[in-house]
RNA sequence: AGAGUUUGAUCCUGGCUCAGGAUGAACGCUGGCGGUGUGCAUAAUACAUGCAAGUCGAACGAGGGCUUCUUGUAGCAAUACGGGAAGUUCCUAGUGGCGAAUGGGUGAGUAACACGUGGGUAACCUGCCCCGAAGUGGGGGAUAACAGCUCGAAAGGGCUGCUAAUACCGCAUGAUCUCUCUGGGUUUAGACGCUCAGAGAUCAAAGCCGAAAGGCGCUUUGGGAGGGGCCCGCGGCCCAUCAGGUAGUUGGUGGGGUAAUGGCCUACCAAGCCUAUGACGGGUAGGGGACCUGAGAGGGUGGUCCCCCACACUGGCACUGAAACACGGGCCAGACACCUACGGGUGGCAGCAGUAGGGAAUAUUGCACAAUGGGCGAAAGCCUGAUGCAGCAACACCGCGUGCGCGAUGAAGGCCUUCGGGUCGUAAAGCGCUUUUCGGGAGGAUGAGGAAGGACAGUACUCCCGGAAUAAGUCACGGCUAACUACGUGCCAGCAGCCGCGGUAAAACGUAGGUGGCGAGCGUUAUCCGGAUUUACUGGGCGUAAAGCGCGUGCAGGCGGUCCGGUCAGUCGGAUGUGAAAUCUCUCGGCUCAACCGAGAGGGGCCAUUCGAUACUUCCGGACUAGAGGGCAGUAGAGGAAGGUGGAAUUCCCGGUGUAGUGGUAAAAUGCGUAGAGAUCGGGAGGAACACCAGUGGCGAAGGCGGCCUUCUGGGCUGCCCCUGACGCUCAGACGCGAAAGCUAGGGGAGCGAACGGGAUUAGAAACCCCGGUAGUCCUAGCCGUAAACUAUGUAGACUAGGUGUCGGAGGUCUCAACCCCUCCGGUGCCGAAGCCAACGCGAUAAGUCUACCGCCUGGGGACUACGGCCGCAAGGUUAAAACUCAAAGGAAUUGACGGGGACCCGCACAAGCAGCGGAGCGUGUGGUUUAAUUCGAUCUACGCGAAGAACCUUACCCAGAAUUGACAUGUACGUAGUAGGGAAGCGAAAGCGGACCGACCCUUCGGGGAGCGUACACAGGUGAUGCAUGGCUGUCGUCAGCUCGUGCCGUGAGGUGUUAGGUUAAGUCCUCUAACGAGCGCAACCCUUACUGCAUGUUACAUGUGUCAUGCGGAACUGCCGGUCUCAAACCGGAGGAAGGCGAGGAUGACGUCAAGUCAGCAUGUCCUUUAUAUCUGGGGCUACACACACGCUACAAUGGCCAGUACAAUGGGAUGCUAAGCCGCGAGGCGGAGCCAAUCCACCAAAGCUGGUCUCAGUUCGGAUCGCAGGCUGCAACUCGCCUGCGUGAAGUCGGAGUUGCUAGUAACCGCAGGACAGCUAUACUGCGGUGAAUACGUUCCCGGGUCUUGUACACACCGCCCGUCACGCUAUGGGAGCUGGCAACGCCUGAAGCCGGUGCCUCAACCGCAAGGGGAGAGCCGUCGAAGGCGGGGCUGGUGACUGGAGCGAAGUCGUAACAAGGUA
Repeated sequence: AGAGUUUGAUCCUGGCUCAGGAUGAACGCUGGCGGUGUGCAUAAUACAUGCAAGUCGAACGAGGGCUUCUUGUAGCAAUACGGGAAGUUCCUAGUGGCGAAUGGGUGAGUAACACGUGGGUAACCUGCCCCGAAGUGGGGGAUAACAGCUCGAAAGGGCUGCUAAUACCGCAUGAUCUCUCUGGGUUUAGACGCUCAGAGAUCAAAGCCGAAAGGCGCUUUGGGAGGGGCCCGCGGCCCAUCAGGUAGUUGGUGGGGUAAUGGCCUACCAAGCCUAUGACGGGUAGGGGACCUGAGAGGGUGGUCCCCCACACUGGCACUGAAACACGGGCCAGACACCUACGGGUGGCAGCAGUAGGGAAUAUUGCACAAUGGGCGAAAGCCUGAUGCAGCAACACCGCGUGCGCGAUGAAGGCCUUCGGGUCGUAAAGCGCUUUUCGGGAGGAUGAGGAAGGACAGUACUCCCGGAAUAAGUCACGGCUAACUACGUGCCAGCAGCCGCGGUAAAACGUAGGUGGCGAGCGUUAUCCGGAUUUACUGGGCGUAAAGCGCGUGCAGGCGGUCCGGUCAGUCGGAUGUGAAAUCUCUCGGCUCAACCGAGAGGGGCCAUUCGAUACUUCCGGACUAGAGGGCAGUAGAGGAAGGUGGAAUUCCCGGUGUAGUGGUAAAAUGCGUAGAGAUCGGGAGGAACACCAGUGGCGAAGGCGGCCUUCUGGGCUGCCCCUGACGCUCAGACGCGAAAGCUAGGGGAGCGAACGGGAUUAGAAACCCCGGUAGUCCUAGCCGUAAACUAUGUAGACUAGGUGUCGGAGGUCUCAACCCCUCCGGUGCCGAAGCCAACGCGAUAAGUCUACCGCCUGGGGACUACGGCCGCAAGGUUAAAACUCAAAGGAAUUGACGGGGACCCGCACAAGCAGCGGAGCGUGUGGUUUAAUUCGAUCUACGCGAAGAACCUUACCCAGAAUUGACAUGUACGUAGUAGGGAAGCGAAAGCGGACCGACCCUUCGGGGAGCGUACACAGGUGAUGCAUGGCUGUCGUCAGCUCGUGCCGUGAGGUGUUAGGUUAAGUCCUCUAACGAGCGCAACCCUUACUGCAUGUUACAUGUGUCAUGCGGAACUGCCGGUCUCAAACCGGAGGAAGGCGAGGAUGACGUCAAGUCAGCAUGUCCUUUAUAUCUGGGGCUACACACACGCUACAAUGGCCAGUACAAUGGGAUGCUAAGCCGCGAGGCGGAGCCAAUCCACCAAAGCUGGUCUCAGUUCGGAUCGCAGGCUGCAACUCGCCUGCGUGAAGUCGGAGUUGCUAGUAACCGCAGGACAGCUAUACUGCGGUGAAUACGUUCCCGGGUCUUGUACACACCGCCCGUCACGCUAUGGGAGCUGGCAACGCCUGAAGCCGGUGCCUCAACCGCAAGGGGAGAGCCGUCGAAGGCGGGGCUGGUGACUGGAGCGAAGUCGUAACAAGGUA
């Protein structure tokens, strides 16, 4: 520091995801040790049990214990039971004092002066502690304990009686205390502060210990330290779909209250106070030091430790006290739990442990007060779950170990393998060494300042002994990202952070081996920061990617021209204070190191005070004119409003002429018309809009504005440079304007025309087209407030090359006057420099360079939506989410492909022709069906194709039978000598079984070996699968003219250029132009055949040599010549000559590539499957089936013909158990026969159409030959299924073929026959060749099909057989509405009203003071009142859950209907 992911590729925008760090974690697998930390994040849920706050006898009375002494009774005594006195460093309930407000826990509440920071207190308090001053005299009355009686189950009381104090109460003294008054000084902005002096009033106390000295206390007071209260400035969360809030509210006066200010409380008076700088409301939340992350700025967090706050079952309340409204105090109410004798009581772990519950999840009912600290005490000491330690947990950080060295036969074994080997791997074994750790033994601390005293702890640590011994896992290995193979699986099982893997060869699933990473851990999950400049302060954007408000006016706000003076708020600098400690950084030090701990230094504020600087900004004052505004003089204009007025046209009405149509369309029909339309002429009515002028012309802020005239009215521009003197720019909110459609009311209504009706079109047609037609369009008044309201470009200002139009004005020049021309200003266009931009493009009218201000954006969908608010009569507008879902959505440009886009051009593509096919019968192939099987493949490019030949064989299919190292190959081992081989009888359909009998070979060192045969093991075999694992070959586009490269140039890039353009060609053929210049594969040529010719040769050819013919080698044709056209280039047109002329004809030859095209069944081949079978053999059957459908053919339908007779002329090719002559037999197929020929020699071999003659005479025929019968022939082991041929007989359909469709441009089509291959034979009418006869037509390129080039559009790229939209149906998910139902929260009104404080109060009660007493003073209970928690009733608010039904939305592999969009997407 980046990377992956949108595309065929590219650049950009933009989101999603990853690599890093962190954690109070949890989960999975694994786990040796130690140190230091950390450990209920959830239920502030409920809690059993124990402990967590006591202490003081030197404050007090009392009781008890113990010691000593004494004494009584019993007893011989020991002793037992008593009484008394003294002592006691003993114990204790109570009175009293101090503490219990600290420490410890938790984070519920709290958005607040709660916290942080800095100040204020002239508005305050402060027990214990420290320093200072003064005092401590003299009295009184009670009351717990205790005793008695008594109530109660208990908890707990009641009455009577006794008693003490450092408990309580008077009195005295008394101040520099407090209060009042007076005066002086001082402080302050001012003041009630501080200080000095004087006068007056009120107010204290307690004792204890000690032999004493004295000590500890007590009272009043001044000061200090530390602690606290209150107030203020500033700072730190979200929502504006919370915009208005507030009645003690804001202020004042009097009073109350407090330590103290204050509406803190109360009475009265006034009507204020807060708020877009966000009040009020809602949600969330303890705050900070700090912690995590980050380069930083920031973002997130607030666990442990420290500071502050709040809370203590929930709510309220006060009491005590220096301090509380009090965690382990009290009262009341409530909920909950427990005890109960049912009457009544008791309780509060958010202290330490622990339990239940909740939860993914968080520890011991441990030890000790030894240390540190705290409370009490004079002290000893007691108490202390604070604390110090130990226990549990890899929860985190840090450290250590699981050994080290040598060791190659590279062991065994595993895995892979091309079978050679490679790898695990020096790894192991083995040998040597060490002992951290572990086990055993011994010693043994520091922590204790002071003699003793140590929970931790027999721990840390040290020494000795033993033995490599006790100790390795986990995750990953497609890319990102470091690490690869095999097997299994087969869109299954599964993986996955993103992209994505898996459908038979998976480096992505699972396993194994190997490898990589980290290591007592490793992964996963969750969360935070980072990467993310993806909220942009640092540091982003808004023409088309998301984003400029439709436009203006303008308050607040922000910003603001030139000069001078002042001020010093901002700003900048210095100093001082503070910014707790811990943390962080640096240095040093202590634990063996580190983590951890300590010391020193540094750092940290938008803080405060103070001193200074004055450029800039603010503020104040003065001045200026360049901004802005005004004046004067001109000027253009569809700028606005109102009123009037004009002609053309449409329609309607009336009348005339006139007759059958008119109208409309691609074509029609509906419609109108004989009741007279349309056409035409005249007259009239009415409404709307203003042709030409008219122009990327004008005006306006925008919307928008168009005949002419008048009135009213806004703005602009130019010139003069006269006036004012910054008066300016922008603008949240606000206000106004705002096309069309729509709404309300009233008019108006010609034309047009949603809806609607009809006619067409169509599969349908709710449309497009046609005929009608209402609202509307128009006017008046009022709403609505939107738009692709667009320049998709906010407003204002400044600056930065030009060129060229046009509108308005001015000046100059010129002219008679003008125009033209030059210059300036203002508008409106085009092209362009620099620059900018992702590109397209923008470019003084900026999207350039800057300034000011406003608005807006932050992935796509959901969603221009829901809910809520505001506006509206409504329609609706405006503001505007979330759940859920996707890994993209998008912009610009590129290359293709495509278009019912364009241009140009080719092709038997159409057209012009000829012959066909499609109808018939038959043949063949295919589909389908059938079948035991009808083997398989092949669908423009399959279908007389693979197959150049299925009766058996072939054969791959079916049935049946048989055999299993096999029909065939190789290897190893063993066996075999009458062995290998041949093979009779018998069984059998055959194969096979069977085995009489016959009967071998090669080499040899003579042992044997080889071959053969048998057995066994390896293996063979497979037309089994995969052509989507492949090679090879082939088809198709297409014999189309294309496809590329190097260098250069252009572009950020994909890519372009070249290869485009103008001509030309069959051709990317050639020429010219040209940021291109060249080159390659294709084209052409080179090759073969053919046409003419020369030469050579001449067998088996022939006319016997002047050369037909055959073979071989040459020649000839090149736009070479002439004329014309052209850029006088390429080339084209015409002509001559020539056998042949512009490629002479035909063939072979097929660029880069496309179709996962075809073929595993021709062959080869990876992998998989099979192995007594999917291999092999055999017999039989099938591939030949047959209602049908298609393809390719043959033969025909006849007279250009059929039949009969006669007669003429080829070429290619073939021939050895082959072609077969002559001759003979047969009607014939054929048979007999055997000459000749290994072929220019012999043979098949007669070519046929043709020609000559005859016959038939238009008919289902003397056409046609299917079908069937009989009789024969041939091949073959065998013609039943299932061959071919012959003869005789039979004689079907068919009379020229619908829609549609094929071939062919010359020796071609058509017609005619001949040969060949494979083959025993043949279903060939096929195929491959050969010759014979031998045409017609092409105007032309509009159209159909295919193709090429350029261009254009694109939302396509699997590329139009593309993409894609909406309804409906189904499943799943979240969500809105909803009669309602049901919770929660905070308030409000009324009622009731506990405890308690405060206030009042006749009777009642009472020790202290007064009084002899009565009584008084005072206090208390009780009662009353205000306030008051909770409760009840009520209507609303906010916010959840749920709800029949309902609305849309999202997602889902192949559902239904249509075809809306993307191409002119077929109606842009």

The RNA shown here (small-subunit ribosomal RNA) has 1468 nucleotides and comes from a metagenome. Its Rfam family is "Bacterial small subunit ribosomal RNA". Model confidence (mean pLDDT): 84 of 100.